[in-house]
Annotation:
Predicted 3D model of a 595-nucleotide part of an RNA (large-subunit ribosomal RNA, domain I) from Desulfonatronum parangueonense. Its Rfam family is "Bacterial large subunit ribosomal RNA". Gene Ontology terms of the family: ribosome and structural constituent of ribosome.

Context: one part of a larger RNA
Parts: sequence; C1' cells; structure tokens
RNA sequence: GGCAAUUGGCGGAUGCCUUGGUGCCAGGAGGCGAUGAAGGACGUGGAAGGCUGCGAUAAGCCUCGGUGAGCCGUCUAACAGGCUUUGACCCGGGGAUUUCCGAAUGGGGCAACCCGGCUGGAGUCAUGUCCAGUCAUCCGGCACUCACUUUGACAGGAAGAAUGCAAAAGCAGCAAUUAUUUUCUUGUCAAAGUGAGUGCCGGAGGCGAACUCGGGGAAGUGAAACAUCUCAGUACCCGAAGGAGAAGAAAUCAAGAGAGAUUCCCAAAGUAGUGGCGAGCGAAAUGGGAAGAGCCCAAACCGUGCGGUUUCGACCGUGCGGGGUUGUAGGGCCUUCAUCAAGCGAUCUGUGAUUAGGUAGCGGAAACAUUUGGGAAGAUGUUCCAUAGAGGGUGACAGACCCGUACGCGAAACCGAACAGCAGCGCUGAAGGUACCUGAGUACCGCGGGACACGAGAAAUCCCGUGGGAAUCUGGGAGGACCAUCUCCCAAGGCUAAAUACUCCCUGGCGACCGAUAGCGAACAAGUACCGUGAGGGAAAGGUGAAAAGAACCCCUGUUAGGGGAGUGAAACGAGAACCUGAAACCAAUUGCCU
Repeated sequence: GGCAAUUGGCGGAUGCCUUGGUGCCAGGAGGCGAUGAAGGACGUGGAAGGCUGCGAUAAGCCUCGGUGAGCCGUCUAACAGGCUUUGACCCGGGGAUUUCCGAAUGGGGCAACCCGGCUGGAGUCAUGUCCAGUCAUCCGGCACUCACUUUGACAGGAAGAAUGCAAAAGCAGCAAUUAUUUUCUUGUCAAAGUGAGUGCCGGAGGCGAACUCGGGGAAGUGAAACAUCUCAGUACCCGAAGGAGAAGAAAUCAAGAGAGAUUCCCAAAGUAGUGGCGAGCGAAAUGGGAAGAGCCCAAACCGUGCGGUUUCGACCGUGCGGGGUUGUAGGGCCUUCAUCAAGCGAUCUGUGAUUAGGUAGCGGAAACAUUUGGGAAGAUGUUCCAUAGAGGGUGACAGACCCGUACGCGAAACCGAACAGCAGCGCUGAAGGUACCUGAGUACCGCGGGACACGAGAAAUCCCGUGGGAAUCUGGGAGGACCAUCUCCCAAGGCUAAAUACUCCCUGGCGACCGAUAGCGAACAAGUACCGUGAGGGAAAGGUGAAAAGAACCCCUGUUAGGGGAGUGAAACGAGAACCUGAAACCAAUUGCCU
C1' cells in the first nucleotide's frame, strides 16, 4: 500500500407519516368602489422582532343572539398585572371608530409628504396654532343671474302719405301732423332659443380570476426552402357589459313532401367542397336530444300643445295621446252585422312571503371483566346499540371512551328566493267597398376590399369604402352566375327568459391523485430570503417522545464547546434536541491475509 471482516464517523437515500397541495362533483355567490374600493405605508401589546387582528375608541368599543367555565391570538414558555356565573373568553347578526397613501377628488408632489381657501368652533391681548365640515373633473336635470337673437305688448322719439280705412266694382270718398296707420329707432316688460357663470340634485371615474361581445391585430412555425397559403382572426393591445354574454321570432330552409325564432350537444362527416388542388382548411340541409315564449315601435287615420305660413278655407314642421304591427298579405278609412262575456298571457305590479333557505348552534343509542404489555382499542370471556358498523382522536387495531355519524330540532338581528293560484294589467270578431299606409341615398349596379368551410372562381349570400341609384302590393327579396316556370319569404326600426360558457371566492363531499427532489413557486417568517437600476427572476428549509417526563446533582476542562456519571423514559451505544427509520459514495480504527 492492497483486499476482507468487524466497529464507528460522515451523509440523508429508503420506509412510514401529513398540517399542504391537486383534480372533480353538488350547492352558494358572481362583484367591490366618492357612505372613499382593491392594494399598501405607518402605527397599535405591561415588556413586542415576525405573522395575525385592529386604527389615535387601535390583538380592540357598543348592542342583540348562541354557548357555558374558564380566559388575556400565534411563533412562545415564563414573569408582572388583570377579567370572569351581575355570564368573561369564544362563535354569529347589527352598529360605532376607522391615521396617511391609493380612482384620490382643495392645490402641489419624488405614493404614504408639503402648502392652502371658505364656514363654524377651541385657544391667545393679538397673530401664529388646533378641531369639525367643505372646496377636483366630466355628464345629465332643475333653478337663478348676465349677454345676444327672434317675436309680442307698453311708453317715447324721428320720418312723412310712401299708407290705411271703406266700397260689389270703377271713378272716387274719408283720414294732414292732433288721433289712426306705415317705416326706422330708444327704453321697459314677457315668452322662446343660444352661450357663459353660479347654486342644488343625481350619475360617472378605479379595482377584480376566467367566461362574452365589439374595435385593432402579429411572428416563430408548417408547407421538409419560400412568396399565395398556414400558424390565426390565435397571441397580444384597446373598449363595453353581465351573472352570464352574444344570438333570436324568417325578405329562413327545403323541394313538389314539408318544416317553422335563437342557443347548446350527438350524428350527418373528416362527407360535400375548398386548396401553389401542395401543406392544409373544412361546412350545411337533415335526423336525434337539452331548453322552449313570444313581443313592441315607425307609417296610414283621429285628437291636441307649440312654432311658422295663410287666399282665413286651411296647410307645414315638431312634441304628446289614441290607433296599429303583417305574407293563407296585414293595417287605416267608409258601410253593415255581432259583442261586453269567454279564452289566453314569459316579462311588469300586488299577493303568495313575518315563506323556503342562509348567516351562530342544540339533542343524539349502546361494555364490562380477565390477560400480555410502558400503554389496550389487541387476545380471551360474557353483553348491548344500530334510521347511528362514515370518519377522526385517544400511550398498539374502539359501533358501545372522546369528537362525531343516522335522525330530529333551532334565530333576538340581518339577508332572502322560485313555482302554482288569485287580482291588477295586456291581447283576441265577421262581411263588403276604397286603394290611404306598410322602415330611401335604402335595395340594387360598377370599382376596391373584407366575411362566409368557399384563396375571384361559373360565385350566389352578408358587410365596408367609393361613384351611380329603384319599385311601392298590378310591389319587393330568396331558392349558389343568369333567365323562365314554380315554391318560400316580406329587408332597409327595436326588445326578449331557458337550455350554453366560466370560477378570484364560500360551504359540503369525493379520488385505482401527490406524499416533502413529489404535490401549487410556497406543508416551515414564501412571492419570503436573495439577485436585478428596472421590468422582472426567485429559492432552500417538515418528523424527539404517548407525555418534556427536554437530563436536578457530580466530574474532566480556558469553556455557555464537547464528553463521562447520575436521573427520566418502553427505548437516550442509539429517541438527547445536529433528536423516527438511518442505505450508498467517502473517512477512520481494530483484526486477519497478501506484498
């Protein structure tokens, strides 16, 4: 030096465990905010560093309920001092307080700071100072003030017969600066409108995980390169809304038969198509299910307020009320008849409803002995309950020890539905005539784009830009160029529950989900420590024991290190806090063998 065995050290694998995570199901909730949010800063404890709670009333204040003997959160034990059957602590409902920043909103600002105005109050001889309230911007409504415009009335001035009155009409008559009339102008008042200012009332603003709709909108990639194409209308940005959103009651499909708003699922179907016919993209009808609901305007016509025009008959514009709402066309208007009862009705109002339910809780059956053991729930023996033998805990494995479980019950206060029924309210008749109405820069066309599964294609359909530009029910659109026939439907206004999507969050439950290099990044002071100017990145780290019974006392020593006795414990040479188990690499000692 090597090999082997043994004994240790180091190390923290493995096994076991779980406070944490993860996925799903059911129910709830689906928002919070100028009555100041979300999120923070700084404070707040007898002593107080982190977390938690709270806000100068500061681990809390008041009140109403629940519970019933202990309590003053946690890491974290002790000390000091308190509270409590006159009901503390704790749990729940309601209320009070709630510094400063933050939409942040009196002004400013390098967030948590600085500086003000006004009103009222405290204090001061007075000022400074302090307290309470108030003061941002935008939008809407109302009121007041001012300015302007228009009209009218009244009063005054100027002009001057240009005019007015009267008349069936013509000639003409009447009216001369007083009166009347006309024009211009000044002032006051009233109404309407516009603008500005002020005041009052109401609203908005910001945040929030996903879901929804709308406005914008990539590239890596694929095509084995790449440009059309694809990725993809995806990611991302912006706006808006809700518990859902969007869509939605046919100018729809279909095909000679019919269906009857929308949405979602299954099939149709990876089909028909589309496509440098490459890569790829990719329907619909129809069938089966979930759900199920239909309505309101504009116009014609009637009435009316205001304004304008007026030949004084009325007309026009606008507002309001009635009427009316569709394709077997419907409605209006006119005439005739019938009818005031019956039927139907999602949404609205009332009732149902001092409801159900929720936010604390309460009751809740039944086992003993012996034995092994540190410990009984194990074993043995004999019993009992069960609408309860789910689960967890207890010194090993407990239906009957504890918490619970099945089942039953419960609210002073606050929140609070749904369905049916009833009432309010709404809707619903027939025949004939008439031709008044039925959504216009619209439909459609050219050109340029976009969306449709459909890349300009034979390209219908839908939308946008631009230039043209209809018809009016004897009308118009669609049925994938276009035309005819036939069929279906009625655009150019609007609303609409359910079935559908999602889960930041609350409650309950489940898992051939994980078990500390796993599972969330985080089972621990975790979005912490730490890194970065910043946006941002981002850890490691669980386990004594049933119970601290956590080793009094003694010894070695410089020693609060480390160790040896003693003691505790079932176990401390293998539970001693570097603490369950304790693998390997690696290190050492002892012994044996080889060199």